[in-house]
RNA sequence: AACUUAUCAAGAGAGGCUGAGGGACUGGCCCAGUGACGCCCGGCAACCUGCAUGGUAAUGUAAGGUGCCAAAUCCUGCAAAGCGGAGUGCUUUGAUAGAUAAGAA
Numbered sequence: 001a002a003c004u005u006a007u008c009a010a011g012a013g014a015g016g017c018u019g020a021g022g023g024a025c026u027g028g029c030c031c032a033g034u035g036a037c038g039c040c041c042g043g044c045a046a047c048c049u050g051c052a053u054g055g056u057a058a059u060g061u062a063a064g065g066u067g068c069c070a071a072a073u074c075c076u077g078c079a080a081a082g083c084g085g086a087g088u089g090c091u092u093u094g095a096u097a098g099a100u101a102a103g104a105a
Base pairs, nucleotide, nucleotide: 003103004102005101006100007099008098013041015040016039017038021031022030023029025077027075028074042069043068044067047065048064049063050061051060052059053058073097078094079093080092081091082090083089
């Protein structure tokens, strides 16, 4: 890298360091020297483990393993349905892609 299952509209700093790109990819649209991205600290959450309660389904906690902290996974990319006089239009659903967790070979 590939496979399986689950989730992806909630949540998370006016801190420190650094210094030019960043938001996976496409097309958009955004963020960014009024300092983004990244790192540290801080925080959020609760997937796995632990601990507590328990009607063994769950609930709580946040110590450990991850994860996450602009915008819905920022929107979109393929297909279907509906709306519309029509459109390069609008809405919905599904797939694909992606991310994360846990698992299996």